[in-house]
RNAcentral holds the full RNA, with entries from ENA and SILVA. This is a predicted structure of a 486-nucleotide part of an RNA (small-subunit ribosomal RNA, 3' major domain) from Mastogloia sp. It matches the Rfam family "Eukaryotic small subunit ribosomal RNA". Its Rfam clan is "SSU clan". Its mean pLDDT, the model's own confidence on a scale to 100, is 80.
Context: one part of a larger RNA
Order: sequence, then structure tokens, then C1' cells
RNA sequence: UGACGGAAGGGCACCACCAGGAGUGGAGCUUGCGGCUUAAUUUGACUCAACACGGGAAAACUUACCAGGUCCAGACAUAAUGAGGAUUGACAGAUUGAGAGCUCUUUCUUGAUUCUAUGGGUGGUGGUGCAUGGCCGUUCUUAGUUGGUGGAGUGAUUUGUCUGGUUAAUUCCGUUAACGAACGAGACCCUUGCUUACUAAAUAGAGCUGGAAGUCUUGAACUUUUUAGCUCUUCUUAGAGGGACAGGCAUUACUUAGAUGCCGGAAGGUGGGGGCAAUAACAGGUCUGUGAUGCCCUUAGAUGUUCUGGGCCGCACGCGCGCUACACUGAUACACUCAGCAAGUUCCUGGCUUUAGGUAUCUGGGCAAUCUUCUAAGCAUGUAUCGUGAUAGGAAUAGAUCAUUGUAAUUAUUGAUCUUGAACGAGGAAUUCCUAGUAAUUGUGGAUCAUCAAUCUGCAAUGAUUACGUCCCUGCCCUUUGUACA
Repeated sequence: UGACGGAAGGGCACCACCAGGAGUGGAGCUUGCGGCUUAAUUUGACUCAACACGGGAAAACUUACCAGGUCCAGACAUAAUGAGGAUUGACAGAUUGAGAGCUCUUUCUUGAUUCUAUGGGUGGUGGUGCAUGGCCGUUCUUAGUUGGUGGAGUGAUUUGUCUGGUUAAUUCCGUUAACGAACGAGACCCUUGCUUACUAAAUAGAGCUGGAAGUCUUGAACUUUUUAGCUCUUCUUAGAGGGACAGGCAUUACUUAGAUGCCGGAAGGUGGGGGCAAUAACAGGUCUGUGAUGCCCUUAGAUGUUCUGGGCCGCACGCGCGCUACACUGAUACACUCAGCAAGUUCCUGGCUUUAGGUAUCUGGGCAAUCUUCUAAGCAUGUAUCGUGAUAGGAAUAGAUCAUUGUAAUUAUUGAUCUUGAACGAGGAAUUCCUAGUAAUUGUGGAUCAUCAAUCUGCAAUGAUUACGUCCCUGCCCUUUGUACA
């Protein structure tokens, strides 16, 4: 100087507690991991920092695994054989999963491309992440880190980097053998909230004047209309600006830094939410992201590559993330009523017809602020039925039928219809997440995607209870202290 302490004192955090909310843990199902099984059930990762993770929803491919079958895509060099032919390809039959001339029988074809041997390459989802790069994760979301000159010490080192107050903050005030600096924090970048001030718009609207069509109550009525114009920019879009700075007042504080309340304000204390993010590390993860890569292995009976089939889905069991529920604040039926992100040409799909429905036929629009689309979303609201029963709660499991995607659906891709109707009556010990448009509930877009979400990631709708604190538990940071542990 560190590390550790069942040492002390401060400070901090819903990956801590308190006050609560939603749960998980119990059931069914889904999915990941282990185990077992298996030809194979490919494999990485195992406290936070492995386990709906590898963007990992695998029918073939993927695919690395298993049972088998082809091919060379073995550069180049040297040697051998060789135009009197190095070699290549092939019908049929046998053979084979196979219409692989793979091999065999048969006997044509080809023409220096090859073939044989050695050296040497190439390929490899083969090994090694404990040989590496890069990237990521974590320590670590906290406030921490460093050198110059000066001071102290023989020196390692220390001071600066602090008694105190304050802050989200090593943020400031102040103290001061330190002074003046750098990285990090902050500033910054993106986004959201205000703008009747500027600039505009037939791909956004509004108002007015006409036209056309329809409805009746025949009127200065109402509705529809990318048909013709004029004017405008409130709503919409998006450029450039403005706007918040502890601004004003009061209280408090050595009347410093600041803190508390009120005011005005769209917004008040980092306005909300993200991004970026220092120093030092870990033998954290990845050689299965890469034509990044060392070394080792293999390299033609291949660990290369491709084809067929199977597996990754297997089920006495254990663990983790989730979905659906256990109903009346509910289920079902009908009516009514409202979003915002986005996406689209092998795609998104409107309309008509068809069908119980899934679907199918015809005909349109859209490379998109133009069409899908006013995305008519669900929850909600209203009415009706049900009436605390394993019930009209709950949907697992199973049978039959019809479609759809795909070369292919069996171990049932998915969807639809009918039938079947299991556990589950709120979950022990434990334990997770969370402070406001948040939790929870509700749907919806995208990623993956031929087909397929109980996943992930966005988006909006409805929208609580309870703190606004503490260091008791669990941890983290700083100071003091003990230890000869390094």
C1' cells in the first nucleotide's frame, strides 16, 4: 500500500429492508437445464455475472450427432506412365433407398483437362477461449482514477484526493503544504412535453363558391363525392427558432454551498426516458459470427463436401423463465364505442360471390402521409342468460372430419368444425420484481418466418395501493482501527 475482521463511525441502493402491490413456489400446459434412455438423443454456458441464453420457434436444409451411399472442389513442384491412348462419361441387366456407371457383366465413348508416388497445400460448426485478436458481459451504476511542480520520508510511499457542511455525484462551499491541471461525473447526443410567432403543403387538413348522385318532410334541407376553383394553416406533418436558469417571494443554514414551502409557468429542481461512459482488472463468455487467428489433429475407407433416412422433440424423475386458470369485480350472446408504434411487390391486401367455418373463385389499389387503413384492437360500456355446483368456471387429454404451408406433415406444422371434458376451490418452507402514466391488466406491430409464439423487442388503452424513509437484514463506498496474511 492492499486484503480481511462475528472492529468502530459516516454515507448509499426496492438487483437491500420498511409500508404495500403483483406474484413465483402448489395444478395443467409450454419452454430451457440436469439426469435417465438411446445408433444418435450434437454442443457451449452452471452463484449474482449458466438454465424463453447462444438472437437456439431445428419436419428436409440449418446441423455440428447417428445409420449408410456418392464426389474431389488433392493448388503447385518433382518423378513415373503416356497419343500404338494419361484419363473421362455411359444405355441395359445385376446391384442399390435411389433414373448414383457406386460396383460388377458387357463394350462403346472421350482425348492430355487427368491418373500413380513423394513433397506441399486446401478444407474442417475438429481440439485448445488456460495460446490469441475483436466483441460482449461483469467487478460497477457506484464516484472513482492520474500525472507535473512543490512539501514530508533513507525508501516503498504520501500530500494534493481534506475536520466540517452540502450534492445524484471527488457536486460545490470552505479549510488548507499545497498550486495549477487531465480522464470519469456533469456538460454532450437522441427522444418526449409547450409554441394561434416564422417557413410551407391535392401524399395532411379547414373554410367558402359551384357541379354530380341519393334521401325524403320538395327547402337558403340533409348525406355522399379526389369532380372544378378560391382563400387559409387552428388541428396534421417537419425545418429553423424560442423556452427553465433554483426565475420571484418567504423560511432555514457561520446568512456560504445549498435545503424546504408557495408563486408564475406547458414544464421546477439532472423536467421525464434512453444513449455514451474513466482507471484497474476477470486466466468470465465466445476458435459454433467472420475468407480474424497461433499450435495440435484430420485430410480420399475424410473430422472436407453432398444425397437418403433418423436424431436434436425420446421420459420413473429434480430445478429455472413463462402461459392458462381456479370464476359472479365473472363466463357466454348481442349491441355500442375508442389507439399508437410499425410493415408491405415471391409482399400487404380492399370489394363481390361461396362456405357452419377454415378456405376457395373473380376483380381492384399500393414500391406507400396517396392503397391495405378511419388499421372499426381488446379491455371497457349497455342489455339479456347463468346462479355458487368441479357449474354455462377451467381447458388438458383423446377420437373423427375438412382445409392450408411445404418435394415431404407419421412422432400428429398450423388452422377450422363436432365430440371428449382431466388436474385446479388462491398454493408449505422459501423467494423475485416494483415508487407514477409506474405496477398490474388489455390488446397490437416488428424480429425469427414457406408454415408455426405461451419468446424477445417496441407501441398504445385502462390504470391502483403504499414509501418519499432507514441502515435492522443483504450488499457497496469512504474514514479510523487491529492483524505480519500478500